[in-house]
Molecule: Bacterial RNase P class A
Organism: Streptomyces sp. JJ36
RNA sequence: CGAGUCGUGCGGGCGGUCGCGUCGGUCCCCUCGGGGACCGCCGAGGAACGUCCGGGCUCCGCAGGGCAGGGUGGUAGGUAACGCCUACCUGGGGUGACCCACGGGAAAGUGCCACAGAAAGCAGACCGCCGGGGCCGCGAGGCACCCGGUAAGGGUGAAACGGUGGUGUAAGAGACCACCAGCGACCAGGGUGACCUGGCCGGCUCGGUAAACCCCACCCGGAGCAAGGUCAAGAGGGGCUGCCGUUCCGUACGGAGCGACGGCCCUGCGCGGAUGUUCGAGGGCUGCCCGCCCGAGUCCGCGGGUGGACCGCUGGAGGCCGUCGGCGACGGCGGCCCUAGAUGGAUGACCGCCUCCGGCCGGACCGCGAGGCCCGGCCGAGACAGAACCCGGCGUACAGCACGACUCGUCUG
Numbered sequence: 001c002g003a004g005u006c007g008u009g010c011g012g013g014c015g016g017u018c019g020c021g022u023c024g025g026u027c028c029c030c031u032c033g034g035g036g037a038c039c040g041c042c043g044a045g046g047a048a049c050g051u052c053c054g055g056g057c058u059c060c061g062c063a064g065g066g067c068a069g070g071g072u073g074g075u076a077g078g079u080a081a082c083g084c085c086u087a088c089c090u091g092g093g094g095u096g097a098c099c100c101a102c103g104g105g106a107a108a109g110u111g112c113c114a115c116a117g118a119a120a121g122c123a124g125a126c127c128g129c130c131g132g133g134g135c136c137g138c139g140a141g142g143c144a145c146c147c148g149g150u151a152a153g154g155g156u157g158a159a160a161c162g163g164u165g166g167u168g169u170a171a172g173a174g175a176c177c178a179c180c181a182g183c184g185a186c187c188a189g190g191g192u193g194a195c196c197u198g199g200c201c202g203g204c205u206c207g208g209u210a211a212a213c214c215c216c217a218c219c220c221g222g223a224g225c226a227a228g229g230u231c232a233a234g235a236g237g238g239g240c241u242g243c244c245g246u247u248c249c250g251u252a253c254g255g256a257g258c259g260a261c262g263g264c265c266c267u268g269c270g271c272g273g274a275u276g277u278u279c280g281a282g283g284g285c286u287g288c289c290c291g292c293c294c295g296a297g298u299c300c301g302c303g304g305g306u307g308g309a310c311c312g313c314u315g316g317a318g319g320c321c322g323u324c325g326g327c328g329a330c331g332g333c334g335g336c337c338c339u340a341g342a343u344g345g346a347u348g349a350c351c352g353c354c355u356c357c358g359g360c361c362g363g364a365c366c367g368c369g370a371g372g373c374c375c376g377g378c379c380g381a382g383a384c385a386g387a388a389c390c391c392g393g394c395g396u397a398c399a400g401c402a403c404g405a406c407u408c409g410u411c412u413g
Stems, first nucleotide, its partner, number of pairs: 001409010012354007020043002023040007045384001049395002052393005057224004064290004069220005074088005089103001090101004104215002109213002111209003126154002128150006134143003162180006181205001183202002186199005228311004236267007244259006269303007282294004318337008356382001357380007365372002
C1' cells in the first nucleotide's frame, strides 16, 4: 500500500423567531365541571419495523389428573427466562483471521432414493472368467447350444455390500495373510463434561435419508392492556325527608291520606315467551375427556337508554461512572441521575452560520485515454424510518461518516 475477517459508535451541530404536549410554579376568570396568560424542566428509534420467541403485569382456576397440541435437541456456563448470549467439543468450508450446523436415534417400525443399470436391502449376472457335456476340425483350437462354479475385471450410476499388495484356486472371493480405513470391546492418561490421545484384541466390515412419518430425552395452565378496575349517566321501582296544594278527623295544638316539585339512600331497563330453583337450568377450570367448584336464576324475541370521566400509564430484572472477580457472556461493591406518556392521537415550520456527503460548472497539475487529485463557485440535510403497558432477545431495512483488533499478499528499512 492492497485485499479480507470480526466488532463498536454516530446517524447532523450551533443560534434565533413563531408554534405544539405532559408536569411544576405564579396570576386571573369561573356556572366550582373547568378555562386563560406568563415562566421553567422534559419531549420518538437503532431499529420505534416484523409480531418471531421469552418474561414482568392483569384476570380465570382446587394452579387436579389424562389425552391432544406445541417447543427444544452436543457439553458446561450466563440470565428473571428463552428457540437468546458466552466458552468449548465434534463434523464441514476457507491459505488464514474466521464462518457454517433444524448437532439424540436408521439394529422399534413404516416410507422414499427418479433415470440408467443385472441389481439400490438382505440384492444381483448385461459383457465376462473357469470346469464338464455336445457339435466342428488331421491337429492347434473354435462355437449361436446345455449344466455347474464365480463376483476379482469391464460397464451403468450421486451411491454397487471396504482399500492396496500378496497367498491360494479350475477360475475367483477377507477364503486366508500383511499394512491401512471404519466399527466394537478392554486398558491407561488428560478433561467438570461433550470428547481427545495412546496401547492391545476381534468379527472381517449389514448404503443414504428423520429439514420424511416416527421413537427417545427435556420443557410448556390459559387468555391477554381492546388484560383488568373505579366512578358517572340513563329508562322503572322502593324507602326516608323538606316545602306547597287538597281531602278527612279534631274547639285548638296536632294527626292521617292523596297529588306536584326538590334532596338523600337502595335496587335496578320495559313488554312477551320457554325453562329451572338442591331430583340443579346455567356458568367456570379459555382444545377435549374425567373429576371438581359456583349456582337461583338463565335463555330467546321486540322496544328503549348509555357508549362519558378516571386509573392501569411510566422509578424500571432502569441508566451512567468507577472498582473488583471471571477466557467470556456476565456478576459483586460504591457513587451519581430520573430522560415522552398522547388518546383523531403532541415534538413542527422558517431564517442564518458550520460540518459531512452528493450533483453541476470552471481552473492548475498528473495521465495516451478513461480518469485521478487540489482549489473556487452554485444547488441540496439528503438512508431506513415514527412511541401507544413495559422490558430481554432474534430477524429484516439502512445513504453516509468514524474507530479498534486480527489475517493474507506485495514493497521498503